[in-house]
The part of an RNA shown here (small-subunit ribosomal RNA, central domain) has 352 nucleotides and comes from a Nitrospiraceae bacterium. Rfam family: Bacterial small subunit ribosomal RNA. The RNAcentral record of the full RNA draws on SILVA.
Context: one part of a larger RNA
RNA sequence: CUGGGCGUAAAGCGCAUGUAGGCGGUUGUUCAAGUGGUGUGUGAAAGCGCCCGGCUAAACUGGGCGAGGACACGUAAGACUGCUCGGCUAGAGGGUGGUAGAGGGGUGCAGAAUUCCGGGUGUAGCGGUGAAAUGUGUAGAUAUCCGGAGGAAUACCAGUGGUGCAGACGGCGCCCUGGGCCAUACCUGACGCUGAGAUACGAAAGCGUGGGGAGCGAACGGGAUUAGAGACCCCGGUAGUCCACGCCGUAAACGAUGCGAACUGGGUGUUCACUCACCGACAGGUGAGGGAGUGCCGAAGCUAACGCGCUAAGUUCGCCGCCUGGGGAGUACGGUCGCAAGACUAAAACUC
Repeated sequence: CUGGGCGUAAAGCGCAUGUAGGCGGUUGUUCAAGUGGUGUGUGAAAGCGCCCGGCUAAACUGGGCGAGGACACGUAAGACUGCUCGGCUAGAGGGUGGUAGAGGGGUGCAGAAUUCCGGGUGUAGCGGUGAAAUGUGUAGAUAUCCGGAGGAAUACCAGUGGUGCAGACGGCGCCCUGGGCCAUACCUGACGCUGAGAUACGAAAGCGUGGGGAGCGAACGGGAUUAGAGACCCCGGUAGUCCACGCCGUAAACGAUGCGAACUGGGUGUUCACUCACCGACAGGUGAGGGAGUGCCGAAGCUAACGCGCUAAGUUCGCCGCCUGGGGAGUACGGUCGCAAGACUAAAACUC
């Protein structure tokens, strides 16, 4: 370089924006770079193909002809790719009118519950377990009522539901703000797709500075269990969990399935608007239709099988990433990044 692959066998970057590059709708025009034709030159020898010859044959070898190209110059072609100029509207974007939503940031408020504090009632237990004990309580606990403090999280609604690129997002109001979908077909006129590097975001844990600390709870202490118990169970409990700002940059970051586009039978739920029809008392309800999402079952087809099946793992195209036997090893070394923890990049010896 070529080949075959990437749901579960090795293999889709956690996710997005986007530079270079690659690829690119429809119609006409120009050029003739690519492209194919043709002419000339060149394409040493060996090698390769065919023919003839020499060693008894072959290998080997002598001779002849030919093939062999990311070649150079000229020439004519103009379909396709490209270039130039112009047009188009089906891609893309915008406008207008609607619309759903735990999408994001900030701020205020609310109620339930746990804990703690103060007070009242009240008395001997409470708590916990398989059973117990540690623990707690006559210095009055548990229970119960009233008042107060504080932190964290928002039962029901709740869904097989919704939103977001992913991570993720759930009480209520207000402020700021992103995106989607539907209808319309008014505007722009290919403005597009992908994306090596790069940049932003990125659960939990962890780190730095300062705050906060109700509950829970690594570590730790104690009680049990047990042969032992470094655990599972119980009583406590620090960091942490929460907030602000700054780092970290990982995950079974999963649909273990990259992004975009086109095409390819059906059936049945559900969410959201839209159109039409019918019912209705206005609220609304039912059905049909085109659309956007989200599930299930399945034709064809695919698949090693499991399964996938218009939300493809089917049929194709464009671009990127990645894999190439197991262990050694996602390690060592080097480099970059980080406060650190470590992250990213990434071997070899040896061995089976």